Transfer RNA from a Nitrospirota bacterium, 72 nucleotides, folded computationally. The source organism's lineage runs through Bacteria, Pseudomonadati and Nitrospirota.
[in-house]
Parts: sequence; C1' cells; structure tokens
RNA sequence: GGGCCUGUAGUUCAAUGGUAGAAUGCCUCCCUUGCACGGAGGAGGUUUCGGGUUCGAAUCCCGACGGGUCCA
Repeated sequence: GGGCCUGUAGUUCAAUGGUAGAAUGCCUCCCUUGCACGGAGGAGGUUUCGGGUUCGAAUCCCGACGGGUCCA
C1' cells in the first nucleotide's frame, strides 16, 4: 500500500427497514445479627463520525476514523 471482516449500555452480545433489548456489572429496597446467595424495582445508548437513499435507517449505499485478519 491492497483485499476481507468488524464498530450498539461500563463489559459480552442480540435486534434481517417500523418505539433499541438480554446477560453481567452499578444503584435502591426486601431477606439475614451482618456479609454472601436469593427476590423485587431502577438508572445507564446522539447505535464511532459525516453524507446519501427512503414516509421511515443500528440495519441499505458512499466516504472518513478505529480494531481484527490475510497478501505484498
């Protein structure tokens, strides 16, 4: 330098064009003499960035940037 894959909650991952969810972590409450376990509830997201297509984009297209991998 080129090809391919990839970027979503603190973390690991879903969501095949129609209100962005789960697990775990975090906070509060219950349980316990207390901790842990267990139960209930809650907060937490400009879906990496900029454009385009569309009535509507995390999703499709283009570019930039970051990561992984292969080739040179």